A computed fold for a 146-nucleotide RNA from Trichlorobacter thiogenes, annotated as c-di-AMP riboswitch aptamer (ydaO/yuaA leader).

RNA sequence: AGAAGACAGCAGCCGAGAUUCAUCGCGAUAAAGGCCGAUGGAUGCGGGGGACCCGAUCAGUUGGGGCGUAUUCCAGCGCAAGCUGGUUAGAGGACUUUCAACCUCAAGCCCGUCAGCUAACCUCGUAGGCAUUUGAAGGGGCAUCG
Numbered sequence: 001a002g003a004a005g006a007c008a009g010c011a012g013c014c015g016a017g018a019u020u021c022a023u024c025g026c027g028a029u030a031a032a033g034g035c036c037g038a039u040g041g042a043u044g045c046g047g048g049g050g051a052c053c054c055g056a057u058c059a060g061u062u063g064g065g066g067c068g069u070a071u072u073c074c075a076g077c078g079c080a081a082g083c084u085g086g087u088u089a090g091a092g093g094a095c096u097u098u099c100a101a102c103c104u105c106a107a108g109c110c111c112g113u114c115a116g117c118u119a120a121c122c123u124c125g126u127a128g129g130c131a132u133u134u135g136a137a138g139g140g141g142c143a144u145c146g
Stems, first nucleotide, its partner, number of pairs: 005145002009142002012130003018043008044126006054116001063114001064111004073086005090105004095139007
């Protein structure tokens, strides 16, 4: 250095929302660096628009569409907007997969009469919020011993 193995300790979560470079600011200092913030660039991740082909193609009503897990139906109150409760598509629960149970969420926002798919191409975002269970089987990472 390190195999099999032992040990059964450690790991924050939702989300695309991260890494890095440069400049400026703050700050301390002799001068800088780190942390934090702002702006710009690159990479990565996520979204939208956009051909051929394919799909669609009629009439009426309702315009239509996008991000997101967040959709369906019912009842009550209310003039209405809306509120409450239940139900349900779907989603999450601490390394990860499968199974079982249990718990929680099931919102909100945007475009503006316009967009099916879609290569090239064009374009946008890279936030915000929080403290989240158990059992069985299997598979990994780090640490320690070896």

Lineage of the source: Bacteria > Thermodesulfobacteriota > Geobacterales > Geobacteraceae > Trichlorobacter.